A computed fold for a 72-nucleotide RNA from a Pseudomonadota bacterium, annotated as transfer RNA. Rfam family: tRNA. About the family: Transfer RNA (tRNA) molecules are approximately 80 nucleotides in length. By type it is a transfer RNA. Rfam links the family to the GO term triplet codon-amino acid adaptor activity. The organism belongs to Pseudomonadota, within Bacteria. Its mean pLDDT, the model's own confidence on a scale to 100, is 82.

RNA sequence: UCAGUUUUAGCUCAAUGGUAGAGCAUCCGGCUGUUAACCGGAGGGUUGCAGGUUCGAGUCCUGCACGCGGAG
Numbered sequence: 001u002c003a004g005u006u007u008u009a010g011c012u013c014a015a016u017g018g019u020a021g022a023g024c025a026u027c028c029g030g031c032u033g034u035u036a037a038c039c040g041g042a043g044g045g046u047u048g049c050a051g052g053u054u055c056g057a058g059u060c061c062u063g064c065a066c067g068c069g070g071a072g
Base pairs, nucleotide, nucleotide: 001071002070004068005067007065010024011023012022013021018055026042027041028040029039030038048064049063050062051061052060
């Protein structure tokens, strides 16, 4: 340089163009003589950045950035 792939909650990952979710972690409560375990609940998101298409974009298109491996 070229052609791919990845980026979503603190972490690991989902989400057919139509209200962004789960597990773990955190916090609160229940249970227990206490802790752990278990059970219930809550909080936590400019979906990497900037544009475009669309009635509507995490999803499609373009550019840029980070990571990963590949080719030269």